[in-house]
RNA sequence: AAUGAACGCUAGCGGCGUGCUUAACACAUGCAAGUCGUACGAGAACUCUUUAGCUUGCUAAAGAUAGUAAAGUGGCGCACGGGUGAGUAACGCGUGGGUAAUCUACCUCUGAAUUUGGGAUAACUCCGCGAAAGCGGGGCUAAUACCGGAUAAUAUUUCAGAAUCUUCGGGUUUUGAAAUCAAAAGUGGUCUCUACAUGUAAGCUACUGUUUGGAGAUGAGCCCGCGUACCAUUAGCUUGUUGGUAGGGUAAUGGCCUACCAAGGCUACGAUGGUUAGCUGGUCUUAGAGGAUGAUCAGCCACACUGGAACUGACACACGGUCCAGACUCCUACGGGAGGCAGCAGUGGGGAAUUUUGCGCAAUGGGGGAAACCCUGACGCAGCAACGCCGCGUGAGUGAUGAAGGCCUUCGGGUCGUAAAGCUCUGUCAAGUGGGAAGAAUCUGGGAAAUGCUAAUACCAUUUUUCACUGACGGUACCACUGAAGGAAGCACCGGCUAACUCCGUGCCAGCAGCCGCGGUAAUACGGGGGGUGCAAGCGUUACCCGGAUUUAUUGGGCGUAAAGCGUGCGCAGGUUUUUUGGUAAGUUAUGCUUCAAAGCCCAGGGCUCAACCUUGGAAAGGGGCAUAAUACUGCCAGAAUUGGAGAAUUUAGGGGCUACUGGAACUUAUCAUGUAGGGUGAAAUCCGUUGAUAUGAUAAGGAACACCGAGGGCGAAGGCAAGUAGCUGGGAAUUUCUCGACACUGAGGUACGAAAGCUAGGGUAGCAAAAGGGAUUAGAGACCCCUGUAGUCCUAGCCGUAACCGAUGCUCGCUAGCUGUAUGAAUUUAUUUAUGUGGCGCAAGCUAACGCGUUAAGCGAGCCGCCUGGGGAGUACGAACGCAAGUUUAAAACUCAAAGGAAUUGACGGGGACCCGCACAACCAGUGGAGCAUGUGGUUUAAUUCGAGACGAACCGAAGAACCUUACCUGGACUUGACAUGCUACUUAUUAGUUUUACAGAGAUGUAGAAUGAUCCUGCAUUUGUAGGAAGGUAGCACAGGUGUUGCAUGGCUGUCGUCAGCUCGUGCCGUGGGGUGUUCCCUUCAGUGGGGUAACGAGCGCAACCCUUGCCGUAUGUUGAAUAUUCAUACGGGACUAUCGAGUAUUUCUCGGAGGAAGUGGGGACGACGUCAAGUCAGCAUGGCCCUUAUGUCCAGGGCAACACACAUGCUACAAUGGAGCCGACAAUGGGUUGCCAAGCAGUAAUGCGGAGCUAAUCCCAUCAAACGGCUUCUCAGUGGGGAUUGAGGGCUGCAACUCGCCCUCAUGAACGUGGAAUUGGUAGUAAUCGCGAAUCAGCUAUGUCGCGGUGAAUACGUUCUCGGGUCUUGUACACACCGCCCGUCAAGUCAGCAAAGUUGGAGGCACCCGAACCUCGUAUAUUACGAGGGAAGGUGAAAUCAGCGAUGAGGAUU
Repeated sequence: AAUGAACGCUAGCGGCGUGCUUAACACAUGCAAGUCGUACGAGAACUCUUUAGCUUGCUAAAGAUAGUAAAGUGGCGCACGGGUGAGUAACGCGUGGGUAAUCUACCUCUGAAUUUGGGAUAACUCCGCGAAAGCGGGGCUAAUACCGGAUAAUAUUUCAGAAUCUUCGGGUUUUGAAAUCAAAAGUGGUCUCUACAUGUAAGCUACUGUUUGGAGAUGAGCCCGCGUACCAUUAGCUUGUUGGUAGGGUAAUGGCCUACCAAGGCUACGAUGGUUAGCUGGUCUUAGAGGAUGAUCAGCCACACUGGAACUGACACACGGUCCAGACUCCUACGGGAGGCAGCAGUGGGGAAUUUUGCGCAAUGGGGGAAACCCUGACGCAGCAACGCCGCGUGAGUGAUGAAGGCCUUCGGGUCGUAAAGCUCUGUCAAGUGGGAAGAAUCUGGGAAAUGCUAAUACCAUUUUUCACUGACGGUACCACUGAAGGAAGCACCGGCUAACUCCGUGCCAGCAGCCGCGGUAAUACGGGGGGUGCAAGCGUUACCCGGAUUUAUUGGGCGUAAAGCGUGCGCAGGUUUUUUGGUAAGUUAUGCUUCAAAGCCCAGGGCUCAACCUUGGAAAGGGGCAUAAUACUGCCAGAAUUGGAGAAUUUAGGGGCUACUGGAACUUAUCAUGUAGGGUGAAAUCCGUUGAUAUGAUAAGGAACACCGAGGGCGAAGGCAAGUAGCUGGGAAUUUCUCGACACUGAGGUACGAAAGCUAGGGUAGCAAAAGGGAUUAGAGACCCCUGUAGUCCUAGCCGUAACCGAUGCUCGCUAGCUGUAUGAAUUUAUUUAUGUGGCGCAAGCUAACGCGUUAAGCGAGCCGCCUGGGGAGUACGAACGCAAGUUUAAAACUCAAAGGAAUUGACGGGGACCCGCACAACCAGUGGAGCAUGUGGUUUAAUUCGAGACGAACCGAAGAACCUUACCUGGACUUGACAUGCUACUUAUUAGUUUUACAGAGAUGUAGAAUGAUCCUGCAUUUGUAGGAAGGUAGCACAGGUGUUGCAUGGCUGUCGUCAGCUCGUGCCGUGGGGUGUUCCCUUCAGUGGGGUAACGAGCGCAACCCUUGCCGUAUGUUGAAUAUUCAUACGGGACUAUCGAGUAUUUCUCGGAGGAAGUGGGGACGACGUCAAGUCAGCAUGGCCCUUAUGUCCAGGGCAACACACAUGCUACAAUGGAGCCGACAAUGGGUUGCCAAGCAGUAAUGCGGAGCUAAUCCCAUCAAACGGCUUCUCAGUGGGGAUUGAGGGCUGCAACUCGCCCUCAUGAACGUGGAAUUGGUAGUAAUCGCGAAUCAGCUAUGUCGCGGUGAAUACGUUCUCGGGUCUUGUACACACCGCCCGUCAAGUCAGCAAAGUUGGAGGCACCCGAACCUCGUAUAUUACGAGGGAAGGUGAAAUCAGCGAUGAGGAUU
């Protein structure tokens, strides 16, 4: 884009078309083929009129009805028109021819004729049978019915000739002779001739009919060339088969049929068989080529319930005819009968689905008739259906307060929207009223005229002219008028493709979906609303066809790696094929003629108001046929040539093949000798070995393989081929010469060869070695390792026929830069050149998706063959062929997925590689893990044990301090504009707000009742008490407050981590189709992408470093403090180091190493954290979107809980002791803090502490003492001990409303585990670890053994980078990319699906053989309208073998979850 469509929603009108695609299923009812009296005989009735009888109603008669209806004989028609597509792969159809092998009723033209006789029969009447359908018998009668006779040809046949043509069969024309064959009349008119003499008869005449010829037209039959679906998993088919002769039959040819003879005919250019199908003009689509299709219209064919058959006829083997058989339906008196909608309507059924039991013969056409006329479901019309195409309308103009309302909102507004309302107009369509066509002209009848015929101005026929008659549609088209914006818009879509966006609801639910996909609480994707987009009386969906699809590729594709080159040769058919001359004209080209029906398409006109539609005319291209011409190319015929090819001569290399013989090294075994304890493996063991192995030596035997040479070197078609010698044999290369003369290339089928393994038979067997056994390894080990070991490996003969049979690259020929090896030749004086092979490189060009290929092409061309068409299913099933078997070759489908695949890129990863770094390992020191306790977490418990944090990077974390408070949790009690903020409204303010306070109830919050005190500010007016308004306050109400409720996966901010690791990027340029690369890689160097060199890169940015703070040295200034002028000290400002200098190393430079000087040679520490990663952490610090609660999830209060306790984990403290504990004596710091504070001296107390009160707002006073470890002396003497201090009892102190749950401290008493800690694991490289004390924040107090700081004493070790962990750079592989915590394979278990196999079973089709055999046909016989016999013959039955489809317990494999 399209449709004979269907379904969903919706629907105003008209025109023109179209309408059972399914059950060729079954059909009720009506209609669809009749007509002719001018072929024939016969011939009613109802009714009316008259008359008669008798009477008022019957009967009878005559006439009209009427020569009418109905029936019959006869003629013509019924073979047309109409329907359907079952069958048919065919001369069925299409196209072009033939018929010299034929027929043709009616029609037209043209000849001749139309004579003379005869006997029947229906109708009718009588009788009989039957339920009916119908049938039989007797009798009468007519014809254009039927049958004789006559005549007859240019008819037919035969015979005898002639001419001419020919496809050689014969045809056409013609001469003569012989034989044979015909008929039907009807109607009208008339009297010129004849007869009778009125007028008729014969006759004549006109028309129609009949017979016999010729010609035409129309229609039909038959034959032929070409074209006409799929399957080779259908390869052989055929006996009337193929041909001939003779005969029969037909309108006619022919095995069409019969007899005889011959043995043919078809087939790979697809026979035979199977499946499907009416064919065509055309239709749809397409740029075209093509592809699909065959409704309506038209041509042909076939069919008419199924099968068979003939009759009649011009035509049939006949849709509305006959006979028989079958199935089905109906009637029946059970004896027997009737029927055929695939005609038009209509019914049932089937189905997603397809109309009225209409009107009319007015038109067109058909049948009959002389005609009028009759018939016609053909046809013309109408009805139903948006089924399609086309046209029209549903209003037009104006109208902004941008109304109301809806929706959205950033709350300002925006949008629906000039849309509506309002105002001004118009009147198509629909409605009503009135008018009103064309389609009609024939025929026929009447009038007039002419012509023909004739004796005729009759008649009749023909022609011209004129009048009359005829309309289903339909009172339709069309026109006018009336009134009225009134009666007339929906459907789909809005994530991308694809035009069109927001809100609400929902929450991986409900649902959507053509593909990708959407939905898990902010959905432009689901559902609804608003808005928008598209089309519009329609719009969507579904189905199907073509296109896009160059995705079967003729136009117009491919095969190294994506699917795809047969494993390799030879070769029949086939396809293709050097140069040249002549001929021919098949292909080819051109011209002319003819044909391809009409319709349709296209072009130009015309008619309906336009269009659709209808109609008139026409062209081009292309196909078929015929004729003529051309001859370049191809073909064919004939001749010639040598350059392709083949052969010969001369040389030549070689693991080419086959056969025989020979050889040495090694190995194993056997014997002998020497000699002692192993061999084997990562380590072992089995095993062999002290009865002497392994090892070494000698001898012998045996089988298999051939070191070095040896090389991407040689040979071969491939597989493949390697010791030497001989024999036989295939192929190749080069130089020069000769012979043949296109003999060539490729190659479907075919055929030959074809590694290893395997198979059959017979040998052989040293080594090796599937299977098998044992030992190890291991969770296991059906393996890798070890010890044994059989087939096999080897030979002979024969199978098999496959491999990653690979260059993953078919064979042949030609052309297209080079450079460099190598093998074998040739030429040459040398240099060198050249041929054939075999290799490497290559941005020459070119090709390729890229990788790559590149004279050995994957380049540019030619020829031929093979193969491919998404992945899986599957190289499988079934079938077939081959094979001894194993199996091989050929080779599908159902079903399922949306991918599978190639090449390359960036990452990530690797029990890959290279380099480098880090307390990463190693080395060393001290710990943790064991004990007790402290603290945190899990778990459990609980009314609650509030919440968060979870490997590193949660767990002395948020918390720098939970008794109340904090507090978020629980229980109970209270409040509701609220504990807190802002705004509005009303009331109130000296009867008051506030302050102080009492009593009662209560746990308190709070409530009730009192007492005392007690009023502010601004403005106006009045100024006497004041009054009015406002601020501020209170009460009540409304907006709102409030939430540690939820979402850290909606967020901001902040933080952790990789990691203080050295990285992460950009601009321009260059390279690449692109992703990307380059830069940033490489070399040296550095803590460092730090610096330097090189370099298609040149620069730059964020990081590194530096700048900042602190500390170490010096100087200057100041000097509260301080004993002190300052040297310490404090504060402030400066200096100092920059790898500066020397030497050595390195290609250079950077840089490294060493020395000197210097307080110090990247000096130590801190702050500072690139691009990013982890949806890392935090909504409970704060902020914040959405959601949720609103007399509660908010607020207040009391008490409780966060402190529980079988247990598990983490971080710490104290220890286990003598490097120690205890006692006494003696020394040395620094950082900090202090007025609600630090608190001195002194006194009391064993002590905690109390009393006390000086000083200090701090370099001044205090904490604070003597800091502790440490030093000296004494004691303890290796014990659960004077180690260790848990736990518990008693008594005190302090803080605080309050120490019960639940604080700290002191004294006395008590005196637990614990004797250095399993697997594992942490920190630390120097003022560090270890060890010792001091201070501070938070804080009333404290759970601090925590955290953050401060100083004192003060070590050990680093060979080094193999390993562990982490990180960086380069490189490599990858089927990974939520990136190895990845991906992914197979079994098993379960569900579902499709196909396969399957004992068997059900059904179908066509053949074969036999039996039976209707109608009918043919033949024969006879007593001949009939009977009998023979042959054929549908249906039916039986049998055997194959074949197709369905079902099928179960089984094996597959797909999917």

Small-subunit ribosomal RNA from an uncultured bacterium, 1457 nucleotides, folded computationally.
Its mean pLDDT, the model's own confidence on a scale to 100, is 82.
It matches the Rfam family "Bacterial small subunit ribosomal RNA".